[in-house]
Context: one part of a larger RNA
RNA sequence: UGACGGGGGCCCGCACAAGCGGUGGAGCAUGUGGUUUAAUUCGACGCAACGCGUAGAACCUUACCUACUCUUGACAUCUAGAGAAUCCUUGAGAGAUCGAGGAGUGCCUUCGGGAGCUCUAAGACAGGUGCUGCAUGGCUGUCGUCAGCUCGUGUUGUGAAAUGUUGGGUUAAGUCUCGCAACGAGCGCAACCCCCAUCUUUAGUUGCUACAUUAAGUUGAGAACUCUAAAGAGACUGCCGGUGAUAAGCCGGAGGAAGGUGGGGAUGACGUCAAGUCAUCAUGGCCCUUAUGAGUAGGGCUACACACGUGCUACAAUGGUUUAUACAGAGGGUUGCGAGACGGCGACGUUAAGCUAAUCCCUUAAAGUAAAUCUAAGUCCGGAUUGUAGUCUGCAACUCGACUACAUGAAGUCGGAAUCGCUAGUAAUCGCAAAUCAGAAUGUUGCGGUGAAUACGUUCCCGGGCCUUG
Numbered sequence: 001u002g003a004c005g006g007g008g009g010c011c012c013g014c015a016c017a018a019g020c021g022g023u024g025g026a027g028c029a030u031g032u033g034g035u036u037u038a039a040u041u042c043g044a045c046g047c048a049a050c051g052c053g054u055a056g057a058a059c060c061u062u063a064c065c066u067a068c069u070c071u072u073g074a075c076a077u078c079u080a081g082a083g084a085a086u087c088c089u090u091g092a093g094a095g096a097u098c099g100a101g102g103a104g105u106g107c108c109u110u111c112g113g114g115a116g117c118u119c120u121a122a123g124a125c126a127g128g129u130g131c132u133g134c135a136u137g138g139c140u141g142u143c144g145u146c147a148g149c150u151c152g153u154g155u156u157g158u159g160a161a162a163u164g165u166u167g168g169g170u171u172a173a174g175u176c177u178c179g180c181a182a183c184g185a186g187c188g189c190a191a192c193c194c195c196c197a198u199c200u201u202u203a204g205u206u207g208c209u210a211c212a213u214u215a216a217g218u219u220g221a222g223a224a225c226u227c228u229a230a231a232g233a234g235a236c237u238g239c240c241g242g243u244g245a246u247a248a249g250c251c252g253g254a255g256g257a258a259g260g261u262g263g264g265g266a267u268g269a270c271g272u273c274a275a276g277u278c279a280u281c282a283u284g285g286c287c288c289u290u291a292u293g294a295g296u297a298g299g300g301c302u303a304c305a306c307a308c309g310u311g312c313u314a315c316a317a318u319g320g321u322u323u324a325u326a327c328a329g330a331g332g333g334u335u336g337c338g339a340g341a342c343g344g345c346g347a348c349g350u351u352a353a354g355c356u357a358a359u360c361c362c363u364u365a366a367a368g369u370a371a372a373u374c375u376a377a378g379u380c381c382g383g384a385u386u387g388u389a390g391u392c393u394g395c396a397a398c399u400c401g402a403c404u405a406c407a408u409g410a411a412g413u414c415g416g417a418a419u420c421g422c423u424a425g426u427a428a429u430c431g432c433a434a435a436u437c438a439g440a441a442u443g444u445u446g447c448g449g450u451g452a453a454u455a456c457g458u459u460c461c462c463g464g465g466c467c468u469u470g
Base pairs, nucleotide, nucleotide: 004470005469007468008467009466010465011464012463013462015458016457019422020421021420022419023418026313027312028311029310030309031308032307033306034304035303042053043052064299065298066297067296068295069294070293073125077124078123079121080120081119082118083117086103087102088101089100090099091098092097107114108113127288128287130286131285132284136282137281138277139276140275141273143271148187149186150185151184152183153182154163155162156161167178168177169176193265194264195263196262198233199232200231201230202229203228204227208222209221211220212219236259239253240252241251242250243249315415319374320373321372322371323370324369325368331362332361333360336355337354340351341350342349343348381412386407387406388405389404390403391402392401428450429449430448431447432446433445434444
């Protein structure tokens, strides 16, 4: 000087408290450990690993295992020689591959040859998801969007260092102010950026509809409204009162769509954890080189006495079922979205209009509302499991896909110790869309609908900041 203390003082945070809903019990989904296995590829391990890398393992992916194969190699450059490239048929084989037969002679040219591709030979070399993240770059997590971290000059001290950055107030903030041997400055804070909330102007199709009209914004017409998308306005403690030290500010009020950071996002200081990643990529060193490289087929990553994490569905009446009916936002679509009609109980099929999209389609939102029924039961709750018959994708659903119909109808009657999230359009609850993607979400990311309770307060638990003390 730091760090630490079951030292002290001050302060903050869903940290506690006050509330609401969960997890922990059940079934299933998913990840991990363990066990098993020929292989169950690898990484990630308190918070900050465990629905994580993986925005999607039937083959491929794939890195693993078994078997069969190749050795200048699947991929790159160089040398020499040969051949156009390429296509078709056929034999063996699980295929990779190994043969056989046929067609074919292109493009540019200064006629020497060249470009491109294929084959052969020799080596230089290729190749490695092999090891080391404790050799590294880059990227990322975390403390933490916490308010801190430093420097120049000056001054003090023999010096390490201190001062500034401490103190009185104040703030979300090292924010601002007053004081002060300090005076200034930098990285952070804030602001500048994007979205949302109000208004104005401009613009009016594919969007809108006050007038007429129609089954229907359908048609005429309109540019008001909604909306769209560009430019502006608007919020600054600006105004008033109180308070404060005449300061910074704080409290209340007015006006206003919005009030004191308006709400949300992006933005992450110096550093910490030898944190994570050599399997995105790059890269030093080491190692393999007829194999630790490369190809193919099949299998595995999907196993299952068990343990843990994260979720979904429930245990019901604020509910289940049936019928009728209302209201979104945001996305996506030509190898695509697919209306309508017809067939099927249904998954879906057949046919096919429109749409490169404010036009057409995905697209009936669901909870809700109205009526009826069930009447407390392992039930008309719950849906696991299993059987049969199917649909779709795809060379191919046995290992190992999703969905449909009929039948089957398990556990479960609200969950011990413990533990998690959340302060407002939030929690809770309800559905919709997208990325990945042939197919395959209870995951992820986004979108809107309905829409609470509570916060006395800072004694205590946890984390953090400042000063001080040992």
Predicted 3D model of a 470-nucleotide part of an RNA (small-subunit ribosomal RNA, 3' major domain) from a Pasteurellaceae bacterium. Its mean pLDDT, the model's own confidence on a scale to 100, is 86. Lineage of the source: Bacteria > Pseudomonadota > Gammaproteobacteria > Pasteurellales > Pasteurellaceae.